[in-house]
RNA sequence: GCGCCCGUAGCUUAAUGGAUAGAGUAUUGGUUUCCGGAACCAGCGAUGCGGGUUCGAUUCCCGCCGGGCGUA
Numbered sequence: 001g002c003g004c005c006c007g008u009a010g011c012u013u014a015a016u017g018g019a020u021a022g023a024g025u026a027u028u029g030g031u032u033u034c035c036g037g038a039a040c041c042a043g044c045g046a047u048g049c050g051g052g053u054u055c056g057a058u059u060c061c062c063g064c065c066g067g068g069c070g071u072a
Stems, first nucleotide, its partner, number of pairs: 001071007010025004018055001027043005048064005
């Protein structure tokens, strides 16, 4: 360089083009406890960037950026 795959919360991830993007873990607060842990309740937090298609895009298309694998 070329081909293929991937990019969603701090981390691991779900979502057949359609209801407020869902969960686990982490974190913060509360209940509980002599204290801590565990458990339970609540909060915070995400679609890599730009453009296109569509009534509607995390999803489809193009380019770029980043990562992985293969190839001489």
Transfer RNA from Candidatus Woesebacteria bacterium RIFCSPHIGHO2_01_FULL_44_10, 72 nucleotides, folded computationally. It matches the Rfam family "tRNA". Its family is annotated with triplet codon-amino acid adaptor activity in the Gene Ontology. Its mean pLDDT, the model's own confidence on a scale to 100, is 81. The RNAcentral record of the sequence draws on ENA.